[in-house]
RNA sequence: GGACUUGAAGGGCAAACUUGCUGAAAAGCAGGGACGCAAAGCCGAGGAUCUAAGUCGCUGCAAAGCGAUACGAUAGCCUGGUUGCUAAA
Numbered sequence: 001g002g003a004c005u006u007g008a009a010g011g012g013c014a015a016a017c018u019u020g021c022u023g024a025a026a027a028g029c030a031g032g033g034a035c036g037c038a039a040a041g042c043c044g045a046g047g048a049u050c051u052a053a054g055u056c057g058c059u060g061c062a063a064a065g066c067g068a069u070a071c072g073a074u075a076g077c078c079u080g081g082u083u084g085c086u087a088a089a
Base pairs, nucleotide, nucleotide: 012037013036017032018031019030020029021028022027035076041082042081043080045079046078047077048074049073050072054069055068056067057066058065059064
């Protein structure tokens, strides 16, 4: 000097819930709020899960309903990639 691991310090993020907005929905953004998190920083690459506007099929006189499906969503589901603060013993 570097790596692994763990105290400490400075801090960081922000679940549920709630208010407003967007969205067909899942969900997202902003404010409040903290369940927790050493990457709970970033990336939809591989899985997984959620939703079903649109599309397809079925039932129905019709209105509707049911089923399948992601080009939608989740990085606080996992794997993976990538960047990063401090550090005694």
Source information
This is a predicted structure of an 89-nucleotide RNA (c-di-GMP-I riboswitch aptamer) from Pelotomaculum sp. It matches the Rfam family "c-di-GMP-I riboswitch aptamer". Rfam describes the family as follows. GEMM was predicted in a large-scale screen for bacterial structured RNA regulatory elements. NCBI's taxonomy places the organism under Bacteria, Bacillati, Bacillota, Eubacteriales, Pelotomaculum.